[in-house]
Predicted 3D model of an 82-nucleotide RNA (c-di-GMP-I riboswitch aptamer) from Sulfobacillus sp. hq2. Of the family's consensus pairs, 95% are formed in the model. NCBI's taxonomy places the organism under Bacteria, Bacillati, Bacillota, Clostridia, Sulfobacillus.

RNA sequence: ACAAAAAAUGGCACACCCGCCGCAAGGCGGGGUCGCAAAGUCACGGGUCCUCUCCCUGCGGGAGGAUAGCCGGACUCCCUGA
Numbered sequence: 001a002c003a004a005a006a007a008a009u010g011g012c013a014c015a016c017c018c019g020c021c022g023c024a025a026g027g028c029g030g031g032g033u034c035g036c037a038a039a040g041u042c043a044c045g046g047g048u049c050c051u052c053u054c055c056c057u058g059c060g061g062g063a064g065g066a067u068a069g070c071c072g073g074a075c076u077c078c079c080u081g082a
Stems, first nucleotide, its partner, number of pairs: 002081002011036002016031006034069001040075003044072003047067008
C1' cells in the first nucleotide's frame, strides 16, 4: 500500500418515546438498540423529500432548504494479517 477469513479493545445508534427548534422536510438533547469496518467528516455529482415561485393548466422551469443510515466521490481513521 492492499485486504480474504478469523480475533481483540472499544465505537456509533434505525424504528419508537419524551423535550426543544423549524411552515415543512428535518435537526438537536435524553432514553432506546434495527443494524453499521468508517453508520467518522464534507452537500462536489446523482437520487429522494420539503417550501416558495414562474410558465402552463399536461408534462415542466427557477430559487431556497433537507437527507452523509439512498448511491457515487473526497478527506481522515483503531486493531489484525492469507